[in-house]
RNA sequence: UGGUCCAUAGUUCAGUGGCAGAAUGGUGGUCUCCAAAACCAAAGGCGAGUGUUCGAUUCACUCUGGACCUG
Repeated sequence: UGGUCCAUAGUUCAGUGGCAGAAUGGUGGUCUCCAAAACCAAAGGCGAGUGUUCGAUUCACUCUGGACCUG
């Protein structure tokens, strides 16, 4: 300098146009003499902006951050 990929919950990851989910963690409860384990419940998130669309986490563009390749 040019190119490819990634960004979703505290963490690790699904979800590729119409309801945002799992595991784990944190919180509360049940159980227990106490604790652990187990079970139940609720909380918690789409990097920023613009556009396309009836509708965008998803498609397009720009930006930000990160990884890799090339020179």
Model confidence (mean pLDDT): 85 of 100. Predicted 3D model of a 71-nucleotide RNA (transfer RNA) from a Lachnospiraceae bacterium. It was read from a public genome assembly. Rfam family: tRNA.